[in-house]
């Protein structure tokens, strides 16, 4: 110089002039207006794919069923993120990927091919025997050959009729036990076993953990309005009191009914739920932004983070603001606009810088 | 804002749960019949199943993202 990999930052700057949202303070005629001053989109604000915080279903407990996750140790409010490690894969490298718990609990599937897709088996072959002998029938055999994504360890000796873990050495695997590691898991450590015996669990399933639903249009107040109506389904039992306008209303007992999507069981609380047509009003405050908060220092830890101390307030709209015009400058500006907040992942996408690796080519 | 569905020849759809040659109507095209058409009868072409990835020996199915489209959801009583 090339290519690559990994981090880390930034999001055009400046300067007038006129607009917009909200917030302090001043004034006033208390409704608003008008001065002043200050803040005013992201790194992804997105997709909504995780997971927590708020809310509400009175409420809390346990099982099943349902859904989620899954190597091991940590971090966290929780996560399906994040860190460190294990083990496997890519890549010469720097470095990067993994849904990685069980297929010796069971079940089920494995199309065409091929003798057999698992209880094993035998087409061609190879040996041995027997025959009516170009062959054919018994029978051993699983090396070689074929089929398939996949055929019951690999190599080598020995061995045998011809072969086979049939026997033995080396790897491999499995149990046992040792050492190291907190574990996962390693071991160029001892033994013992000829060796368990295909694949699939993003197939049901088994084991461990976790797990109630809905979502700021949750939910809480205010003011407006009307026909405060009709209809339909479940469930509305018994008995006793007191009121009655005689329809019913309170209320105590005990039964029953209901009660976080589905089912059972308790403890508790309620005495009605649901839906369908029609009807009206579509006004305002609260939730609504101070927070698992940002900066900066230290201290603990390899890290993720986490602890202490200083500091700092940084958007809050509801047709819903952050933009217009001119001028100037550079490298001519991608992707994209908050709506209850927060950690997280996946997606889109300009640019600068540094650190690491490989080639190449000078000195 | 927040919740649920759906994509498979040109058109509407089944197959997805339970992985194994992608089908059925209707259209198109060819003969055939008819003077000519229609309609009738024979017959063939047309999809790599929204994209991209992962699991598998094998994906339209199963899993992950990402695109596009349709739907529903305000208070009061």
């Nucleotide at each position: 110089a090339g290519a690559g990999u990994c981090a880390a930052c930034c999001a055009g700057g400046c300067a007038a002039c006129c607009g917009c949202c909200g917030g302090u303070u001043c004034c006033u005629u208390c409704a608003g207006g008008a001065a002043u001053u200050c803040g005013g989109a992201g790194g992804a604000a997105a997709g909504u794919c995780c997971g927590g915080g708020c809310u509400c279903c009175a409420u809390c407990a346990g099982g099943c069923a349902g859904g989620g996750c899954g190597c091991c140790a940590g971090g966290u409010a929780a996560c399906g993120c994040c860190u460190g490690g294990a083990g496997g894969g890519c890549g010469c490298g720097a470095g990067c990927c993994c849904a990685u718990g069980g297929a010796a609990a069971g079940u089920g599937c494995c199309a065409c091919a091929g003798a057999a897709a698992a209880u094993a088996u035998a087409c061609c072959g190879c040996c041995g025997g027997g025959c009516u002998c170009u062959g054919c029938c018994c029978g051993g055999u699983a090396a070689g050959g074929g089929u398939g994504a996949a055929a019951a360890g690999g190599u080598g000796c020995g061995g045998u009729a011809a072969g086979a873990g049939c026997g033995c050495a080396c790897c491999g695997c499995a149990c046992g036990g040792g050492u190291g590691g907190u574990a996962a898991c390693a071991c160029g450590c001892c033994g013992u076993g000829g060796c368990a015996g295909g694949g699939u669990a993003a197939a049901c399933c088994c084991c461990g953990c976790c797990u109630g639903g809905a979502g700021c249009a949750a939910g809480a107040c205010c003011a407006a309005a009307u026909a405060g109506g009709g209809g339909a389904g479940c469930a509305g039992g018994c008995a006793g009191g007191c009121c009655u306008u005689c329809g019913g209303g309170c209320u105590u007992g005990u039964a029953c009914c209901g009660c976080g999507c589905g089912c059972c069981u308790g403890a508790g609380c309620g005495g009605g739920c649901u839906c369908c047509c029609g009807g009206g009003u579509a006004g305002g405050u609260c939730g609504c932004u101070a927070g698992a908060g940002g900066c900066a220092g230290u201290c603990g830890g390899c890290g993720a983070c986490g602890g202490c101390u200083g500091u700092c307030c940084c958007a809050g709209a509801u047709g819903a603001a952050u933009g217009g015009u001119u001028g100037u400058c550079c490298a001519u500006g991608a992707c994209a606009g908050a709506a209850c907040c927060c950690g997280g992942c996946u997606u889109a996408c300009g640019g600068u810088u540094g650190g690491c690796u490989c080639u190449c080519a000078c000195u | 804002c927040g919740g649920g569905g759906c994509a498979u020849g040109g058109c509407g759809c089944a197959g997805u749960c339970u992985g194994g040659u992608a089908g059925c109507g209707c259209a198109u095209c060819u003969g055939c019949u008819u003077u000519g058409g229609g309609a009738g009868c024979a017959g063939a072409g047309g999809g790599u199943c929204g994209g991209c990835g992962g699991u598998u020996c094998g994906a339209a199915u199963c899993c992950g993202u990402c695109u596009g489209c349709c739907c529903c959801g305000a208070c009061c009583a």
Predicted 3D model of RNase P RNA and transfer RNA as a complex of 440 nucleotides. It holds a member of the Rfam family "Bacterial RNase P class A". Model confidence (mean pLDDT): 79 of 100.